The part of an RNA shown here (small-subunit ribosomal RNA, 5' domain) has 523 nucleotides and comes from a bacterium. The RNAcentral record of the full RNA draws on ENA.

Context: one part of a larger RNA
């Protein structure tokens, strides 16, 4: 010198772009953050209206519209994605490179066949009961793409068996034969059709596993190890595999650092540097891991299941004391910690994601707005012309110098700001109407949160708008007063004990500039 998720002093006119709890993975109030589907399925009000019966004129009560609408529940998908955070982890966690003749993949996409016939539940509802509650128990009634039978049935599964090619091999791939055994569900429709269901093949993406290589200090840690090491056989698993379990063998790693003990999420990458290397690993991307702490599995095409469930423990809460309830390391907030880090904003217009045939719903993801000179760019605070040169303060050898074209004045200019008009791109779907070669194309009218923003046009006044350090040598920049080894300076070397360019002030200068110093930390 340069870097910085910075902090801290003084300072402070605008923008644009990006960043912003590095500390307590402490503990949370409140709101929100994961829903959709009426084109699978059941039940289905209410307020308010029209009327109509009855009345003791206070009302009861019935139809019919509201409406098959809000809502309930049952199915389907989706909730394992998106988001957050680094606690653990020195590990096949990451990183490369490579293997699965050892594997799985919902939704897509493509091929082949097929979607026959029948039953019994059940939830919401209605009722009865117990509870303070949360929310428990009991009868009864029905529906389905929810269950379960019968059938059919392959290129799949299992077993037997053949033949051919191939491979380093346990085999593999291909074309046969024979048994055996495994399905399905409808909705919509303009009636043309659309959308789904079942079984298989293939492929896409997306995972799972093996493995060679790399991956911090520390020997003042030197022996570790018993499912440990290999076999054999079974069991599990999508799948190999001591994964696991019985039996045999007794082996396995290690000074080319095992086991041990400290630190640490890893890459791309960022910083520096001439590179070599050396620190780091916020923002952005991808990978792992965690979800109050510790254990488990269930569901499912896929589970660290962050807003799922059990047990267990710590903590908060609620209680009618029996019992329940909860997990921000999502978005904002709140408290504490700390030198130190924002709004309980807006909108789903656009990207993009669930779910639906679509209109659409839903989305603290995202878009964006609000703090914050935190950090990079960019602009401005005027511009010209103005005296041998005002005053004022400073010096001074007392002549004079010096701040100084600086101000005054004069003469423009209007970035910016005020004020007024104007006024956006980001809209591309989707809707309705037409056409269609069903993939689309035209046409109308409508859809923007930011934001009446950006921009742009006109009036207007020089009218709002400059600071920090430093100035003994390193280092650009000198003198006066004060002070007297005192107050005090300092990065180093030293400056102060009566003329201090080093200490405080004045005037002057020098550097950077909305910033400028300091401290911290890296090269």
């Nucleotide at each position: 010198g340069g870097a910085c998720g910075a902090a801290c002093g003084c300072u402070a006119g605008c923008g644009g772009c990006g960043c912003g709890c590095u500390u307590a993975a402490c503990a949370c109030a409140u709101g929100c953050a994961a829903g959709u589907c009426g084109a699978a399925c059941g039940c289905c009000a209410a307020c308010g209206g029209u009327u109509g019966a009855u009345u003791u004129c206070g009302g009861u009560u019935g139809a019919c519209c509201u409406a098959g609408u809000a809502g309930c529940g049952u199915g389907g998908c989706g909730a394992a994605c998106g988001g957050g955070u680094g606690a653990g982890u020195a590990u096949c966690g990451c990183g490369u490179a490579g293997g699965c003749a050892a594997c799985c993949u919902a939704c897509c996409c493509u091929u082949u066949a097929g979607u026959g016939u029948g039953g019994a539940a059940u939830a919401a509802g209605c009722u009865c009961g117990g509870g303070a509650a949360a929310c428990c128990g009991g009868g009864u009634a029905c529906a389905a793409u929810a269950c379960c039978g019968c059938a059919u049935g392959u290129u799949g599964u299992c077993c037997u068996u053949g033949a051919a090619a191939c491979g380093c091999a346990u085999g593999u791939u291909u074309c046969g034969a024979g048994g055996a055994u495994u399905a399905a569900a409808g909705c919509c429709u303009u009636c043309g059709g659309g959308c789904g269901c079942u079984a298989a093949g293939g492929g896409a993406u997306g995972g799972g596993c093996c493995u060679g290589c790399g991956u911090u200090c520390u020997a003042u840690u030197a022996g570790c190890u018993u499912g440990u090491u290999g076999g054999u056989g079974a069991g599990g698993u999508a799948a190999c595999g001591g994964c696991u379990c019985a039996c045999c063998a007794a082996g396995g790693c290690g000074a080319c650092g095992a086991u041990g003990g400290a630190u640490a999420g890893c890459u791309g990458g960022u910083c520096u540097g001439a590179g070599a290397g050396g620190a780091c690993g916020a923002u952005c991307a991808g990978c792992c891991a965690c979800a109050c702490u510790g254990g488990g599995a269930c569901u499912g095409a896929g589970a660290u299941a962050c807003g799922g469930c059990c047990c267990a423990g710590a903590c908060u809460c609620c209680u009618a004391c029996g019992g329940g309830a909860g997990g921000c390391a999502g978005c904002a907030g709140u408290g504490a910690g700390g030198a130190a880090u924002a709004u309980u904003g807006c909108g789903c217009a656009a990207u993009g994601g669930a779910c639906g045939a679509a209109a659409g719903u839903c989305u603290g993801a995202c878009g964006c707005a609000g703090c914050g000179a935190c950090g990079c760019c960019g602009c401005g605070u005027g511009u010209g012309c103005g005296a041998c040169g005002a005053a004022g303060c400073c010096c001074u050898u007392c002549g004079g110098g010096g701040u100084g074209u600086a101000a005054a004045g004069c003469a423009c200019u209007g970035u910016c700001c005020a004020g007024a008009g104007g006024g956006a791109a980001g809209a591309a779907u989707g809707a309705u109407c037409a056409c269609u070669u069903c993939g689309g194309u035209g046409a109308u009218a409508g859809a923007g949160a930011c934001g009446g923003u950006a921009c742009c046009u006109c009036u207007g006044u020089a009218g709002a708008a400059a600071g920090c350090u430093c100035c003994g040598g390193c280092u650009a920049a000198c003198u006066c007063c004060g002070u007297g080894c005192c107050a005090g300076c300092a990065g180093c070397c030293g400056c102060g004990g009566u003329a201090a360019u080093a200490c405080g002030g004045g005037g002057g200068g020098a550097g950077c500039a909305a910033g400028c110093g300091u401290u911290g930390u890296c090269c």